RNA sequence: GCGUAACUUCAGGGUGACGAGCAUUUCGUCGACUGGCGGUAUAGCCCGCGAGCUUCUUAACAGGAAGCAGGAUUCGGUGAGAUUCCGAGGCCAACGGUAAAGUCCGGAUAGAAGAAGGUUUAC
Repeated sequence: GCGUAACUUCAGGGUGACGAGCAUUUCGUCGACUGGCGGUAUAGCCCGCGAGCUUCUUAACAGGAAGCAGGAUUCGGUGAGAUUCCGAGGCCAACGGUAAAGUCCGGAUAGAAGAAGGUUUAC
């Protein structure tokens, strides 16, 4: 100095008006807003991962393994290369609660894909 492991820190955003109604930030109309992580020509909608649930394992709500559920992009332009950039249009959004929810409340002061760090530790 490099690698592996450990450790520490960090790691999710967003709704108004009107209408009907016993009741809705959940319905209808019009309008607004948001976009986790890795890969790749810069990505919510290309590929993959995470968040949820179930089962097995386990002393265990730790850790590990397997499985299940759940969504969306077109046209044109530039370029060697872009469903990622530029222009235009479109679309999507877990689970539980509640009058039916991407934006309210809750699990969550949690967990995590991962990111970063060094007068640290081990090999």